[in-house]
Molecule: transfer RNA
Organism: bacterium
RNA sequence: GCCGGAGUAGCUCAGCUGGUAGAGCAACGCUUUGGUAAAGCGAAGGUCGGGGGUUCGAGUCCUCUCUCCGGCU
Repeated sequence: GCCGGAGUAGCUCAGCUGGUAGAGCAACGCUUUGGUAAAGCGAAGGUCGGGGGUUCGAGUCCUCUCUCCGGCU
C1' cells in the first nucleotide's frame, strides 16, 4: 500500500427488509434475613467511534475519516 472484519449502556453483545435503541451481567434502591450472600421486584443508565450526504424518517444506505483485529504484498 491492498483486501476483509469489528466499533451500540460501566462490561459482554443483540438490533433481520430504513419506522420511537434493547437483553444479560455489574452498580444503585426496595423486599426477604438477627446480619451477609442468594433469590425476587424496581428505577436509572446511550451525541449508536467522528464529519458530511440521501430520505418524510438512518444504528441500518452512500461517502470521507479515526481506532482495533486478521490476511496479502